[in-house]
């Protein structure tokens, strides 16, 4: 000086539930809340969720209804990938 691990200060983020709003839905956002997180920073590549709208079948005979598909919605706090990082005593 560097790398690992552990613990200990300082400051960070915030699940589950409640309120409220927005969306067909996954889900976001605000608020309040603290399960946990050293990347619980940011990237939808892989992977998950959701299926309005469309498309194709069926019933039906009204522009319905019901299946099945599909992502252009979405999820980075399941996990793999990739990019970047703050403080700092023992």
């Nucleotide at each position: 000086a560097a790398a690992u691990a552990u613990u200990g200060a300082g400051g960070g983020c915030a699940a589950a539930c409640c309120u409220a709003u927005c969306g067909a839905a996954a889900g976001a956002u605000a608020g309040g809340g603290a399960c946990g997180c050293a990347a619980a920073g940011c990237u939808a590549g892989a992977g998950u969720c959701u299926a309005a709208a469309g498309u194709u079948a069926c019933u039906a005979u009204c522009u319905a209804g019901u299946a099945a598909u599909c992502a252009u919605g979405a999820c980075a706090g399941u996990u793999c990938a990739g990019c970047u990082g703050c403080a700092u005593a023992a």